[in-house]
Molecule: transfer RNA
Organism: Acidobacteriota bacterium
RNA sequence: GUCCCCGUAGCUCAGUGGCAGAGCAUCUGACUUUUAAUCAGAGGGCCGUUGGUUCGAUCCCAACCGGGGACACCA
Numbered sequence: 001g002u003c004c005c006c007g008u009a010g011c012u013c014a015g016u017g018g019c020a021g022a023g024c025a026u027c028u029g030a031c032u033u034u035u036a037a038u039c040a041g042a043g044g045g046c047c048g049u050u051g052g053u054u055c056g057a058u059c060c061c062a063a064c065c066g067g068g069g070a071c072a073c074c075a
Stems, first nucleotide, its partner, number of pairs: 001071007010024004018055001026042005048064005
């Protein structure tokens, strides 16, 4: 340099055009012999960035940013 994959909540991930979700973690409450466990609830998101397509974009297209991989160069 070329090509491929990935980027969504604090962490690990799902969702692949039609109101953004789960588990764990955090907080609050209940229960409990204590830590803990169990049960209920709550908070937490510019869906990497900027444009484009569309009635409508996390999803499709382009460029860019970041991470990983393959190949090439390194006479």